[in-house]
Predicted 3D model of a 73-nucleotide RNA (transfer RNA) from Parcubacteria group bacterium Gr01-1014_33. The source organism's lineage runs through Bacteria and Bacteria candidate phyla.
RNA sequence: GGGCGACUAGCUCAGUGGUUAGAGCAUCCCUCUGAUAAGGGGAAGGCCGAAGGUUCGAUUCCUUCGUCGCCCA
Numbered sequence: 001g002g003g004c005g006a007c008u009a010g011c012u013c014a015g016u017g018g019u020u021a022g023a024g025c026a027u028c029c030c031u032c033u034g035a036u037a038a039g040g041g042g043a044a045g046g047c048c049g050a051a052g053g054u055u056c057g058a059u060u061c062c063u064u065c066g067u068c069g070c071c072c073a
Stems, first nucleotide, its partner, number of pairs: 001072007010025004018056001027043005049065005
């Protein structure tokens, strides 16, 4: 320098254009227990890496950039 992939909650990941986006674990509260763990119920936590573009509408499609990983040179 070229090619490919990933980027969404604290962590691991879903979400194939249509109500201001979900799960598990973790955190907090309640319940259960003699107590702890496990179990049950609930809450908080994000504007989806950045900037543009297409569209009535974008986490999703396109372009550029950034970070990380793999391959080639």
Rfam family: tRNA. The family's RNA type in Rfam is transfer RNA.